The RNA shown here (Glycine riboswitch aptamer) has 100 nucleotides and comes from Sutcliffiella cohnii. Of the family's consensus pairs, 89% are formed in the model. RNAcentral holds the sequence, with entries from Rfam. NCBI's taxonomy places the organism under Bacteria, Bacillota, Bacilli, Caryophanales, Sutcliffiella.
[in-house]
Order: sequence, then structure tokens, then C1' cells
RNA sequence: AUGAAAGUUAUGGGAGAGAGCAAUCGAAGCCACCGAAGGAGCAAGUUUCAAAAAAUACCCUUGAAACCAAUCUCUCAGGUAGAAGGACCACAACUGGACG
Repeated sequence: AUGAAAGUUAUGGGAGAGAGCAAUCGAAGCCACCGAAGGAGCAAGUUUCAAAAAAUACCCUUGAAACCAAUCUCUCAGGUAGAAGGACCACAACUGGACG
């Protein structure tokens, strides 16, 4: 001196689904719905073990287990006027220190 991944902060954009029923209003309750906070589940694949076969190995076949993605699935949580929140995207700064 270049400044990756990842993280934090600020700004902007940001969908879906009942302003349902009862109640004086909100929350809670009941019914109906949504998926883009979070959470959970799974594919291919990789690894391990066992069996079979085999040439004392590997490969191949079968069974079991572990790891394993999402904007997919579930709807626990959350949400269904506004506000707030909101995956994700853009941009700025900071932390960081991969690579050279």
C1' cells in the first nucleotide's frame, strides 16, 4: 500500500392476506386467511459403517447413519386499514483483513 467473505449503522425502495365476529375502544378470545422477521423439514451430492461379490485392495450393488440449499414446504412464532415491522436490493460509512 490492494481491500474479499462476514458483521454493524444510516438513507431509499420493499409483497401477501378480514378496518371479520362479540365487546364502548385497544389487547386478549373465536372463526377465516398470508409468508418476505425468526424457526423447523427436505434434493442432488459428500462421508462413515455393515453386507454381498471379489484377486487379502479399490470400483460396482444393497441397507443404515451423519453432513447438506432455497424466494421450495410447514405455519410454531409473526402478520392480515394506518403506524411499526419486513426477506431482499441499491448506496454511504465503520469494523474486519481474504487475496496480491